Background
The part of an RNA shown here (large-subunit ribosomal RNA, domain IV) has 357 nucleotides and comes from an Actinomycetota bacterium. Its mean pLDDT, the model's own confidence on a scale to 100, is 86. The full RNA is in RNAcentral, with records from ENA. Taxonomically the source falls in Actinomycetota (Bacteria, Bacillati).

[in-house]
Context: one part of a larger RNA
RNA sequence: CUCUCGUUAAGGAACUAGGCAAUUUAACCCCGUAACUUAGGGAGAAGGGGUGCCUUCGCGGGUGAGGGGCUGCAACGCCUCUUGCGUGCGGAGGUCGCAGUGAAACGGCUUGAGCGACUGUUUACCAAAAACACAGGUCUCUGCGAAGUCGAAAGACGAAGUAUAGGGGCUGACACCUGCCCAAUGCCAGAAGGUUAACAGGAGAGGUGAACCCGCAAGGGGGCGGCCUUGAAUCGAAGCCCUGGUGAAUGGCGGCCGUAACUAUAACGGUCCUAAGGUAGCGAAAUUCCUUGUCGGGUAAGUUCCGACCCGCACGAAUGGUGUAACGACUUAAGCGCUGUCUCAACGAGAGACUCG
Numbered sequence: 001c002u003c004u005c006g007u008u009a010a011g012g013a014a015c016u017a018g019g020c021a022a023u024u025u026a027a028c029c030c031c032g033u034a035a036c037u038u039a040g041g042g043a044g045a046a047g048g049g050g051u052g053c054c055u056u057c058g059c060g061g062g063u064g065a066g067g068g069g070c071u072g073c074a075a076c077g078c079c080u081c082u083u084g085c086g087u088g089c090g091g092a093g094g095u096c097g098c099a100g101u102g103a104a105a106c107g108g109c110u111u112g113a114g115c116g117a118c119u120g121u122u123u124a125c126c127a128a129a130a131a132c133a134c135a136g137g138u139c140u141c142u143g144c145g146a147a148g149u150c151g152a153a154a155g156a157c158g159a160a161g162u163a164u165a166g167g168g169g170c171u172g173a174c175a176c177c178u179g180c181c182c183a184a185u186g187c188c189a190g191a192a193g194g195u196u197a198a199c200a201g202g203a204g205a206g207g208u209g210a211a212c213c214c215g216c217a218a219g220g221g222g223g224c225g226g227c228c229u230u231g232a233a234u235c236g237a238a239g240c241c242c243u244g245g246u247g248a249a250u251g252g253c254g255g256c257c258g259u260a261a262c263u264a265u266a267a268c269g270g271u272c273c274u275a276a277g278g279u280a281g282c283g284a285a286a287u288u289c290c291u292u293g294u295c296g297g298g299u300a301a302g303u304u305c306c307g308a309c310c311c312g313c314a315c316g317a318a319u320g321g322u323g324u325a326a327c328g329a330c331u332u333a334a335g336c337g338c339u340g341u342c343u344c345a346a347c348g349a350g351a352g353a354c355u356c357g
Base pairs, nucleotide, nucleotide: 001352002351003350004349005348006347007346008345010343011342014341019338027051028050029049030048031047036041038173052095053094054093055092056091057090058089059088060087062085063084064083065082066081067080068079069078070077096100108336109335110334111333112332113331114330115328116327120132121131136171137170138169139168140167141166142165148157149156150155174323175322176321177320179253180252181251184250185249186246187245188244189243190242193241194240195239200234204230205229206228207227208226212221213220214219254272255271256270257269258268281315282312293309294308295307296306297305
């Protein structure tokens, strides 16, 4: 010097990103206990007091011995007296120590806010959470050989279930609520018209090529039948176009200018665009760039925190909105207690480090 411990004057978070770490607290009994609340809780809230040993007194069970009484033939049972042991609770008095849950085991507490209702689950080995799940809500599919899933199939699960059932999506207790837009995309329904594949169809065109014609010949013209190639009209489903519906479907939810008898602001008006222009509620927020916004509170002093304001760069209603008792090894702010976290370090113990072996 390092590690693991112990103690510490005065102060007591001044440490630090942050009370991280370490203290404090602690058991049992008695008293007492707020806001709020879903009336269950909150609550061991908070905050106080007591606790050893000895003597004595009272009360309550248990248990042993002996005696008496009642019913009864007797036994058993019941009542009662005396005496003993052991035990629980309580009162009074005394007594010792600094200290009596004398060691060990054995909650620190309170307040405000955010998020998530809750108990649970999770990254085995850097993340336990506000993430996942959840009961509840809602949409949608499925009539049973169900939908869906696994499997070339047989078959199986679903289910030895039957719409109060089963599958899928989203949301996430509870309370109050959940606005406008169907133009786009998706889905559902419709079937008049348009478009539209293979198939069917075979108009027509072409290749080859006999007869025939020309030529001395080579060859040229010609083109039936056959074979072959190609192929129009016509017929032709779903789909798409089309007509409607649908948001707890994917999603979206404006701009400019002017205006009131101080100023400022604009209930109001004009205009352009749109499918419709963000309703309630909340709001510098886990969302606010400018920003340490402004005001108030808390501090001597507060980029954090709490309460407001609203100019929401870029909240907003089941990718749910706003609240909410209880709960949380969650996040954040403050206070009380307590402390070697610190001012500022000291001493001690053990194990290393160093030397020899």